[in-house]
RNA sequence: GGGCUUAUGGUCUAGUGGUAUGACGCCACAUUCGCAUUGUGGAAGCGCCAGUUCGAUUCUGGCUAAGUCCACCA
Numbered sequence: 001g002g003g004c005u006u007a008u009g010g011u012c013u014a015g016u017g018g019u020a021u022g023a024c025g026c027c028a029c030a031u032u033c034g035c036a037u038u039g040u041g042g043a044a045g046c047g048c049c050a051g052u053u054c055g056a057u058u059c060u061g062g063c064u065a066a067g068u069c070c071a072c073c074a
Base pairs, nucleotide, nucleotide: 001070002069003068004067005066006065007064010024011023012022018054026042027041028040029039030038047063048062049061050060051059
C1' cells in the first nucleotide's frame, strides 16, 4: 500500500428499512439487626460525515479505529 471482516449503554450481546433485545454492572425501594441473596422500579447505547428513502442502527459512498490475510522494505 491492497483485499476481507467488524464498530450497538460501563462490559458482553440480539436485531435488521417503521418506538433498539437480553445478561452482568450501577442507582433507588422492599426484604434483613446489618451485609449478602431475592423481588420491583429507574438511569444509561447504534463510531463520524454525506447520499438514497415518507422514514436509516439497518442500504450506498467516504473517513476513523480494531482484527485478519497478502504485497513491499528491512
Predicted 3D model of a 74-nucleotide RNA (transfer RNA) from Candidatus Doudnabacteria bacterium RIFCSPHIGHO2_02_FULL_43_13b. RNAcentral records the identical sequence in 2 taxa. It matches the Rfam family "tRNA". The family's RNA type in Rfam is transfer RNA. Model confidence (mean pLDDT): 82 of 100. The sequence is in RNAcentral, with records from ENA.